[in-house]
This is a predicted structure of a 73-nucleotide RNA (transfer RNA) from an Acidobacteriaceae bacterium.
The source organism's lineage runs through Bacteria, Pseudomonadati, Acidobacteriota, Terriglobales and Acidobacteriaceae.
It was read from a public genome assembly.
Rfam family: tRNA. It is annotated as a transfer RNA.
RNA sequence: GUGGAUGUAGCUCAAGGGUUAGAGCGCCGGUCUGUGGCACCGGAGGCUGCGGGUUCAAUUCCCGUCAUCCACC
Numbered sequence: 001g002u003g004g005a006u007g008u009a010g011c012u013c014a015a016g017g018g019u020u021a022g023a024g025c026g027c028c029g030g031u032c033u034g035u036g037g038c039a040c041c042g043g044a045g046g047c048u049g050c051g052g053g054u055u056c057a058a059u060u061c062c063c064g065u066c067a068u069c070c071a072c073c
Base pairs, nucleotide, nucleotide: 001072002071003070004069005068006067007066010025011024012023013022018056027043028042029041030040031039049065050064051063052062053061
């Protein structure tokens, strides 16, 4: 340089055009326990990498750009 993949919660990942974007682990509080852990209940935490476009409606489709990774040169 060329082609491709990925980017969503602190971490690992769902959601594949539709009306509040979810789960597990972690974190906080409570119940339980002599204390801790386990278990159970509840809660906080996102404007979906960034900028545009299409659409009544975009995490989802299109373009550009940035970062990481893979292959080729």